Formats: sequence, structure tokens, C1' cells
RNA sequence: CAUCCAUCGAGACCGGCUGAGGGACAGGCCCGCAGACGCCGGGGCAACCGCGACAUCGCUCACGCGAUGGCGUUGGUGCCAAAUCCUGCGGGGGCCCUGCGCCCACCGGCAGAUGGAUC
Repeated sequence: CAUCCAUCGAGACCGGCUGAGGGACAGGCCCGCAGACGCCGGGGCAACCGCGACAUCGCUCACGCGAUGGCGUUGGUGCCAAAUCCUGCGGGGGCCCUGCGCCCACCGGCAGAUGGAUC
């Protein structure tokens, strides 16, 4: 890099450096010289993986092993504007002014992000 699986309306900010763009893409709409984005330091959120103790169930003569669940967090990642900021393709529903109009915590898909597994 690729494939598969899971999740994506919750949550979490300060300081230093730098200096003009940034929010993946397009349209919109936002953030930004009262300093965004980025980098560094500290702090925090969360619980995907790991680890720990517990509960239930199953297997075992037993030691113990496995599955599930919530709890905790010294480890590995991740994250800390806005729902993945919204929409993008197809379908469904509603409204009227019947326009390829407007609306929707609707269903599926595309794209993307993060984690895990495999190669």
C1' cells in the first nucleotide's frame, strides 16, 4: 500500500514558537493577523488494543482454560471548533405555490477518519 471487521449526534484546553491560510475533495457555511493551521511542552477526553480485578455462563477430577458483560487505566494508538460542520448517489415520507420546488435526528450507498486483524 491492499483486503476484511467495528465505530463515527457523546466527551475533552492551556502555555511557548511561527506567521497566512485552514476546515481531505467540490459546492455551501464557518475558523483566522484580537494570530487560525502547523510544531513543541504540559494537561485532559475516551476505552479500539493491551493489562488488572470482578460478575455470569460453559469445559475440566482438579490446577486452570474459554466466552460475554460492565468497571478501572501505570502501557500502544487515537482524539480535544462546529454531527465526519452540512450536502454530494439512489430510495422513502411530508408540504404546497406542482417546481425535476421546499422540508426530514428516515433507509441504503459513495467518499473520508480512527482502531483491530491478515498479508